[in-house]
Context: one part of a larger RNA
RNA sequence: CGUUUAAGAUUUGAGGAGAUUCGUCCCUAGUACGAGAGGACUGGGACGAGGGAAUCCCUGGUGUGCCGGUUGUUUCCAUUAAAGGAGCAUCGCCGGGUAGCUAUAUUCCCACCCGAUAACCGCUGAAAGCAUCUAAGUGGGAAGCGGCCUCCGAGAUAAGAUCUUGUGGACUCGCAAGAGUCCUAAAACCGGUCGUAGACUACGACCUUGAUAGGCGGGCGGUGGAAGUACUGUAAAGUAUUGAGCCUACCCGUACUAAUGGUUUUUAAAG
Numbered sequence: 001c002g003u004u005u006a007a008g009a010u011u012u013g014a015g016g017a018g019a020u021u022c023g024u025c026c027c028u029a030g031u032a033c034g035a036g037a038g039g040a041c042u043g044g045g046a047c048g049a050g051g052g053a054a055u056c057c058c059u060g061g062u063g064u065g066c067c068g069g070u071u072g073u074u075u076c077c078a079u080u081a082a083a084g085g086a087g088c089a090u091c092g093c094c095g096g097g098u099a100g101c102u103a104u105a106u107u108c109c110c111a112c113c114c115g116a117u118a119a120c121c122g123c124u125g126a127a128a129g130c131a132u133c134u135a136a137g138u139g140g141g142a143a144g145c146g147g148c149c150u151c152c153g154a155g156a157u158a159a160g161a162u163c164u165u166g167u168g169g170a171c172u173c174g175c176a177a178g179a180g181u182c183c184u185a186a187a188a189c190c191g192g193u194c195g196u197a198g199a200c201u202a203c204g205a206c207c208u209u210g211a212u213a214g215g216c217g218g219g220c221g222g223u224g225g226a227a228g229u230a231c232u233g234u235a236a237a238g239u240a241u242u243g244a245g246c247c248u249a250c251c252c253g254u255a256c257u258a259a260u261g262g263u264u265u266u267u268a269a270a271g
Stems, first nucleotide, its partner, number of pairs: 001155001005166007015152004021049007033038001050110006059103004066096005071089004076085002113147003120140004168183006187265002189262002191207005212258003215254005221247003228241005
């Protein structure tokens, strides 16, 4: 820009893409077959491999502004030392770890079936009194083909369908039909707080008629027993106060802070 009224939502499916994989064991059955050795078709069941999707409850990993331990160093902090903190040393190193992300973790799928066929096997059957699956007619038959399954999908220009919202006013001219100018609706955009989204864009939540983010309160959860003080010990240390102190992304609540707003766009139309 188109889809010939403007918009919001839900869809149909022309067409396209993907997937449609493989094995072992058990039963049928040591049966059919075979002198024996051996050893099925078929039908049923179980367990896997490989591939894929989703998810983070479990098992783990990571988790660089979470907690703890610890070494060296600093003309750092307060207050000189001790003790306590801070910076740097790969996150200094080490032990753990929430959310998120994640696989080796968990769950599910790669199923059944249908249709038309290939090679091939047939039925009926002439040309050619026989024979012949073929010439007329007709049946079976593959991991292959088309459906069934998953995803995209009306620019499918033959541009589809359904539901909902708006299609209202003001002024001027005109006898009237009508013509002209302007306003705003539904809706959208810009702007702002953001994330289940994300390179940007887009998408999604919210904007005071508000829990969108931060803060604050509580909780979950992590770490693992803070500092100070007291006591015990010659001391290194230990014990008590004390499941203490600290605590990121998670959950619930709470308007304290910030979401103020706009000389914005589209237009009153097809029947």

Predicted 3D model of a 271-nucleotide part of an RNA (large-subunit ribosomal RNA, domain VI) from a bacterium. The prediction has a mean pLDDT of 83.